[in-house]
c-di-GMP-I-GGC riboswitch aptamer from a Pseudomonadota bacterium, 117 nucleotides, folded computationally. Taxonomically the source falls in Pseudomonadota (Bacteria, Pseudomonadati). Its mean pLDDT, the model's own confidence on a scale to 100, is 77. Its Rfam family is "c-di-GMP-I-GGC riboswitch aptamer". Rfam links the family to the GO term cyclic-di-GMP binding.
RNA sequence: AUCGAUAAAGCCAAACCAUCCGUGAGGGUGGGGCGGAAAGCCACGGGUCUAACGGGAGGAGACUCCUGAGCUUCCGAGAUUUGGCGUGAUGGUCCUUAGAUGGCCGGGUUGCCGAAG
Repeated sequence: AUCGAUAAAGCCAAACCAUCCGUGAGGGUGGGGCGGAAAGCCACGGGUCUAACGGGAGGAGACUCCUGAGCUUCCGAGAUUUGGCGUGAUGGUCCUUAGAUGGCCGGGUUGCCGAAG
């Protein structure tokens, strides 16, 4: 350094309950203990979720459901026969805003213990 014991010392705390905060996802505190070797910390990438906005569908209505596609932006020369194409091809990238989640995954960063290999 890797790795992770039927080791030792400690640590965290799911569901659920009480209470507080938030429109909400969810969060704080106390109880609780399913689990955890980073279940410490950071929302950078992806996922999921919430609210609002835009588009669409349904409904008599209350409201419910789907969606962020297309256009545009950015990359820049071959992709496949023809055609067409740097006045941008083939292909790729981005994909409304604000949030939540680190116990969904990746990434970054710090760190306790020390058997075997």